This is a predicted structure of a 73-nucleotide RNA (transfer RNA) from a Kofleriaceae bacterium. Rfam family: tRNA. By type it is a transfer RNA.

């Protein structure tokens, strides 16, 4: 230097060729226990890495830059 992948809740990942973001786990509250786990209910947390571009519309398509992981040289 140059291919390719990746990047979403605090963690792991989903989100079928463009339609307005979700699940376990975890954190809080409440139930229930003398209490604590376990179980149930319920609730908070994301302008999807960043900054432009097509579109009526972008997590998703183009472009550019930042991190990581792979492979070639």
């Nucleotide at each position: 230097u140059c291919u390719g992948g990746a990047a979403u809740a605090g963690c792991u990942c989903a989100u079928c060729u463009g339609g307005u973001a979700g699940a376990g786990c975890g954190u809080c509250a409440g139930a229930u226990u003398c209490g604590a786990g376990a179980u149930c209910u319920g609730a908070a947390a994301g302008u999807a890495g960043c900054g432009g571009g097509u579109u009526c519309a972008a997590a998703c398509c183009c472009c550019g830059c930042u991190u990581c992981c792979a492979a070639a040289a």